Transfer RNA from a Candidatus Shapirobacteria bacterium, 71 nucleotides, folded computationally. Rfam family: tRNA. The family's RNA type in Rfam is transfer RNA. Model confidence (mean pLDDT): 82 of 100. The organism belongs to Candidatus Shapironibacteriota, within Bacteria.
[in-house]
RNA sequence: GCCCUCCUAGCUCAAUGGUAGAGCAGCGGUUUUGUAAACCGUCGACGCAAGUUCGAUUCUCGCGGAGGGCU
Numbered sequence: 001g002c003c004c005u006c007c008u009a010g011c012u013c014a015a016u017g018g019u020a021g022a023g024c025a026g027c028g029g030u031u032u033u034g035u036a037a038a039c040c041g042u043c044g045a046c047g048c049a050a051g052u053u054c055g056a057u058u059c060u061c062g063c064g065g066a067g068g069g070c071u
Stems, first nucleotide, its partner, number of pairs: 001070007010024004018054001026042005047063002050060002
């Protein structure tokens, strides 16, 4: 220098154009003499900007970041 993949909650991951979900973690509660476990509830996210579209996490382009390959 060229090419490919990825970026979603504190962490690990879903969601193939139509209300963004799960597990763990956090917080509150039930239970217990107390703690843990268990159960119930709750908080919290689409990297940034533009375009297409009635509608974008999803499609297109650019930027930023991470990883890999070729030379």